Predicted 3D model of a 432-nucleotide RNA (Bacterial RNase P class A) from an Actinomycetes bacterium. The model forms 97% of the base pairs in the Rfam consensus. Its mean pLDDT, the model's own confidence on a scale to 100, is 76. A source record names the gene rnpB.
[in-house]
RNA sequence: UGAGCUGGCUGGGCGGUCGCGGGUCAUUCAACGCCGGGUGGGGGACACGGCGGAAGAUGGCUCGAGGAAAGUCCGGACUUCACAGAGCAGGGUGAUUGCUAACGGCAAUCCGAGGUGACUCGCGGGAAAGUGCCACAGAAAUCAGACCGCCACCGCUGAGCCUUCGGGUGACGGGGUGGUAAGGGUGAAACGGUGCGGUAAGAGCGCACCAGCGUUCCGGGUGACUGGGGCGGCUAGGUAAACCCCACCCGAAGCAAGGCCAAGUAUGUCGCGCCGGGGGCGUGGCAGCGCAGGCGCUGGAGGGCUGCUCGCCCGAGUCUGCGGGUAGGCCGCUCGAGGUACCCGGUGACGGUGUGCCCAGAUGGAUGGCCGCCGCCUCGCUGUCGGACCGGCUGCGAGGAACAGAAUCCGGCUUACAGGCCAGCUCAUCCG
Numbered sequence: 001u002g003a004g005c006u007g008g009c010u011g012g013g014c015g016g017u018c019g020c021g022g023g024u025c026a027u028u029c030a031a032c033g034c035c036g037g038g039u040g041g042g043g044g045a046c047a048c049g050g051c052g053g054a055a056g057a058u059g060g061c062u063c064g065a066g067g068a069a070a071g072u073c074c075g076g077a078c079u080u081c082a083c084a085g086a087g088c089a090g091g092g093u094g095a096u097u098g099c100u101a102a103c104g105g106c107a108a109u110c111c112g113a114g115g116u117g118a119c120u121c122g123c124g125g126g127a128a129a130g131u132g133c134c135a136c137a138g139a140a141a142u143c144a145g146a147c148c149g150c151c152a153c154c155g156c157u158g159a160g161c162c163u164u165c166g167g168g169u170g171a172c173g174g175g176g177u178g179g180u181a182a183g184g185g186u187g188a189a190a191c192g193g194u195g196c197g198g199u200a201a202g203a204g205c206g207c208a209c210c211a212g213c214g215u216u217c218c219g220g221g222u223g224a225c226u227g228g229g230g231c232g233g234c235u236a237g238g239u240a241a242a243c244c245c246c247a248c249c250c251g252a253a254g255c256a257a258g259g260c261c262a263a264g265u266a267u268g269u270c271g272c273g274c275c276g277g278g279g280g281c282g283u284g285g286c287a288g289c290g291c292a293g294g295c296g297c298u299g300g301a302g303g304g305c306u307g308c309u310c311g312c313c314c315g316a317g318u319c320u321g322c323g324g325g326u327a328g329g330c331c332g333c334u335c336g337a338g339g340u341a342c343c344c345g346g347u348g349a350c351g352g353u354g355u356g357c358c359c360a361g362a363u364g365g366a367u368g369g370c371c372g373c374c375g376c377c378u379c380g381c382u383g384u385c386g387g388a389c390c391g392g393c394u395g396c397g398a399g400g401a402a403c404a405g406a407a408u409c410c411g412g413c414u415u416a417c418a419g420g421c422c423a424g425c426u427c428a429u430c431c432g
Stems, first nucleotide, its partner, number of pairs: 001428010012374007020064009032052005038046002066403001070414002073412005078254004085310004090250005095109005110124001111122004125245002130243002132239003147184002149180006156173001160169003192210006211235002213232008258331004267287009289323007302314004338358005343352003376400006383393004
């Protein structure tokens, strides 16, 4: 200097002006409540005064989106229901040890694969429980197999040569029987590899070394695993992200959870007060919509216990259809398995402890609009510096600015992201 690997941060700044939502303080204060006397036959009602008092309004101070707020893929906190199990089904995970509230997450390590390397990846238990698949090519793809070959034996044909003319020998070619899997071919992969011996030719047939497998002993490690020695000729492919087997784990639903207040329908009932008294009016409380049909009332309708079965529990009214009424406000709602800086422990994930600093809560859904200056990026021009490619700096002009918006909260994972910056490590080349 170039090319890479891993991790982290940021992703506009400042000022002015107008405008938003929360909190808090102050002021004002409708409705409303209580008290007092008055009008009035009395209640209701009406007006006045006092106290309280909130919605709303005004003003001050202060706070106000993300690294992913996205996806809704996992795990929880929290809330409600259930908690009586058993069996079957279904789902999840799958090297070891740690971290964590937990997880399918994270850290470190082991093994395997890729890469020169820094590093990256892994649906990482089981193929001798069973079933299935491995196209095409090839003889043959699980306990298989002979295409070309090699060897032995027996024939056929027969050039040439020899001949004592009776025969002998016999190349090339080709057939049959048997042996063989070392060599060659096919393929992703061919039933261990290399070498020597042996054999008719071959073969772990034997031997040496190596790999795998089985077995045994010694050592390291918490462990997954790993280093080494002895014996054995035993050589048994791949695929489970195919079905499957094994081990471990798994209540359901979800803030539209779940509470409180108010309102409401045809009506019923109770109390109080008044009146013209089997009633009506007003006010307050409790219950509570109508029609039709099915099943049921303890010999059990309906409901609950994951999806089903058994079993268990609740249970007097329930289920289906049609029609009607109300649906407004408050809580939940943000202080937490919180964040962050320093300190201690740990290789690390993370843990401990003390101090300091920090913290959105909307509800048709808030933080925005405009102006100015500066900064960043791209392109062009100009001047200048460096030896060249090219790069840096000054000035001018034009344009551009990523992914993207909380909704109960938290821990992860996955996905998206213009531009800029930082740290560590690897490889190559050059200079000193």